[in-house]
RNA sequence: GGGGGCGUGGUCUAGUCUGGCCUAGGACGCUGGAUUGUCACUCCAGAGAUCGCCGGUUCAAAUCCGGUCGUCCCCG
Numbered sequence: 001g002g003g004g005g006c007g008u009g010g011u012c013u014a015g016u017c018u019g020g021c022c023u024a025g026g027a028c029g030c031u032g033g034a035u036u037g038u039c040a041c042u043c044c045a046g047a048g049a050u051c052g053c054c055g056g057u058u059c060a061a062a063u064c065c066g067g068u069c070g071u072c073c074c075c076g
Base pairs, nucleotide, nucleotide: 001075002074003073004072005071006070007069010028011027012026013025020059030046031045032044033043034042052068053067054066055065056064
């Protein structure tokens, strides 16, 4: 230099192929409450991500297109 994979709450991830049912779902963690002599377990409720960033297409984008950043792999 060329090609490819990945990037979504604090952590791990689903959803991307086939745009709309979704106001981005789940688990763990966190906060409050119930329960308990206390803790744990269990149950209930809650906060927390506009999807790496910028732009474009579209009535509508986490999803499609272009650029770019980070990271990993391959080729030279």
Predicted 3D model of a 76-nucleotide RNA (transfer RNA) from a Candidatus Acetothermia bacterium. RNAcentral holds the sequence, with entries from ENA. Its Rfam family is "tRNA". Rfam describes the family as follows. Transfer RNA (tRNA) molecules are approximately 80 nucleotides in length. Rfam classes the family as a transfer RNA. Its mean pLDDT, the model's own confidence on a scale to 100, is 81.